[in-house]
Molecule: Bacterial RNase P class A
Organism: Rhodospirillales bacterium
RNA sequence: GGAGUCGGCCAAGCAGUCGCUGGACCGCAAGGUCUAGAGGAAAGUCCGGGCUCCAUUGGGUAAGGUGCCAGGUAACGCCUGGGGGGCGCGAGCCCACGGAAAGUGCCACAGAAAAUAUACCGCCGAGUUCGCUCGGUAAGGGUGAAAUGGUGCGGUAAGAGCGCACCGCGCUGGUGGCAACACCGGCGGCAGGGCAAACCCCACCUGGAGCAAGACCGAAUAGGGGAGUGUUUGAGUGCGCCCACACGAGCUCCCGGGUAGGUUGCUAGAGGCCGUCGGCGACGGCGGUCCCAGAUGAAUGACUGCUCUCGACAGAACCCGGCUUAUCGGCCGACUCCCUUC
Numbered sequence: 001g002g003a004g005u006c007g008g009c010c011a012a013g014c015a016g017u018c019g020c021u022g023g024a025c026c027g028c029a030a031g032g033u034c035u036a037g038a039g040g041a042a043a044g045u046c047c048g049g050g051c052u053c054c055a056u057u058g059g060g061u062a063a064g065g066u067g068c069c070a071g072g073u074a075a076c077g078c079c080u081g082g083g084g085g086g087c088g089c090g091a092g093c094c095c096a097c098g099g100a101a102a103g104u105g106c107c108a109c110a111g112a113a114a115a116u117a118u119a120c121c122g123c124c125g126a127g128u129u130c131g132c133u134c135g136g137u138a139a140g141g142g143u144g145a146a147a148u149g150g151u152g153c154g155g156u157a158a159g160a161g162c163g164c165a166c167c168g169c170g171c172u173g174g175u176g177g178c179a180a181c182a183c184c185g186g187c188g189g190c191a192g193g194g195c196a197a198a199c200c201c202c203a204c205c206u207g208g209a210g211c212a213a214g215a216c217c218g219a220a221u222a223g224g225g226g227a228g229u230g231u232u233u234g235a236g237u238g239c240g241c242c243c244a245c246a247c248g249a250g251c252u253c254c255c256g257g258g259u260a261g262g263u264u265g266c267u268a269g270a271g272g273c274c275g276u277c278g279g280c281g282a283c284g285g286c287g288g289u290c291c292c293a294g295a296u297g298a299a300u301g302a303c304u305g306c307u308c309u310c311g312a313c314a315g316a317a318c319c320c321g322g323c324u325u326a327u328c329g330g331c332c333g334a335c336u337c338c339c340u341u342c
Base pairs, nucleotide, nucleotide: 001338002337003336004335005334006333007332008331009330010329012307013306014305015304016303017302018301020037021036022035023034024033025032026031039313043324044323046322047321048320049319050318051210052209053208054207057244058243059242060241061240063206064205065204066203067202068082069081070080071079072078083097084095085094086093087092098201099200103199104198105195106194107193120141121140122137123136124135125134126133127132149167150166151165152164153163154162168190169188170187171186172185173184174183175182176181214264215263216262217261224255225254226253227252228251229250236247237246238245271290272289273288274287275286276285277284278283308311
């Protein structure tokens, strides 16, 4: 000097005039003063909860979710650290990461053959009418994503775990580690592979519905009509189903009518910031400090001037923790690789 990887921050700014919404104060009121006022993703509605209602409780089951180990957290399918596998020269990045000896199923085409294993070409041996026939073989070649453990040596008529060494695999012992797992040793020639993001088995977790939940006030209508069933011989309710248990005189369905109002829920929190302590880390403890949107047909807009990094993706609607997706430009820190010079 160039190329990258990881982490963090900002999100056009300043000033003036008028305008909008919330809060506090003043005012009889109109209104006035002060103050605050959309995001890093507010998005997707994909997860997890807080909160509200059903709801008192026990057992079973269905359905769904997660899937290495140990921690963090209110909890999670999230995050942190570690193990294993894969990609990258590397810093780093990714993983739908339990089980194929419980069972069932699939592996097209090609190929001799993809499981009840076999022999197309070839190699070797014997016979031969020289056309071929019989026997042995799976080391070489071919097909394929994958060919029945791999490499090497010996052996053989030619070969083959046929034998041996190492690797792989199975069983087993020891060491280290909380563990996943790693390493070392012994025995055995050894059950042919892949797919569970196939059905399935195993372990753990999960009640349902949702702020349009729920509560209160006010108002209006048609204290309407019909059918079935039940009233202690118990219908039905207990927001997946069944049983238990509890309550129980109503319950279910159809037709028709009324109410589109107001208040609350609604923002002081699993909250933000700073310091310190503990921890590899996620994070936690302690102390201090701050209040930072609550609209309801939906609030921050218009105009003018200046500056430069010339502004992308984009607007809260009960709240919070994550993940995923979109994205202009700028700043800071650490690390890796390449080139050159000293």